[in-house]
Molecule: c-di-AMP riboswitch aptamer (ydaO/yuaA leader)
Organism: Nitrospirota bacterium
RNA sequence: AUUACAUAGCAGCCGAGAUCCAUUCCCAACCAUAGGGUGAGAAUGGAUGCGGGGGACCCAGAUUAUGGGGCGUAUUCCUUGAUCUCAAGGAUAGGGCACUUCCAGGCCCGAGCCCGACAGCUAACCUCGUAGGCAUAUGGAAGGGCAACA
Numbered sequence: 001a002u003u004a005c006a007u008a009g010c011a012g013c014c015g016a017g018a019u020c021c022a023u024u025c026c027c028a029a030c031c032a033u034a035g036g037g038u039g040a041g042a043a044u045g046g047a048u049g050c051g052g053g054g055g056a057c058c059c060a061g062a063u064u065a066u067g068g069g070g071c072g073u074a075u076u077c078c079u080u081g082a083u084c085u086c087a088a089g090g091a092u093a094g095g096g097c098a099c100u101u102c103c104a105g106g107c108c109c110g111a112g113c114c115c116g117a118c119a120g121c122u123a124a125c126c127u128c129g130u131a132g133g134c135a136u137a138u139g140g141a142a143g144g145g146c147a148a149c150a
Base pairs, nucleotide, nucleotide: 009146010145012134013133014132018048019047020046021045022044023043024042025041027039029038030037031036049130050129051128052127053126054125059120067118068115069114070113071112076091077090078089079088080087081086094109095108096107097106099143100142101141102140103139104138
C1' cells in the first nucleotide's frame, strides 16, 4: 500500500426551498379476474408552513451621473501582469462543517445573479419564491430526539 473477514443501536450536508388535499394522466410492484383495487410517479390547481420584495403617520435623511437599488455569508484591501475590459496571487469583514451549546483542534467558502431611472423605516394592504447542488463522519463536557431491552 492492497485484499478479505469481524465489530459498531439509529440520525446525512449547503440552502427559505417543505407538508397536505383535490382533479387528470399514467404505470414499477402486489391483490383480484364482472367492471377493478392498493400503491408509485407526472401535470394542474388549492391550502398550510417557511423565505423575500413593495408599501403611511411618526422618525430619519440633503438623496437627484462618480446614477441608484434588490437577493445572497460572499465585503474590503494589497501586489503582479495587462488591450479601457480583465486575469492571477495573497489577505480580510463575514459564513459553513452531520441533534443543540461550550472548550480544544482542523478543513473549506469568501461566488453568482437580478431590477431598469426607481424604491429609507413603515401598520393596514399588495405581491413573488418554495430551486439547485453535493458525499461526508476530530476529541472532550453538559443537555436532548427515535428505537430496542429490562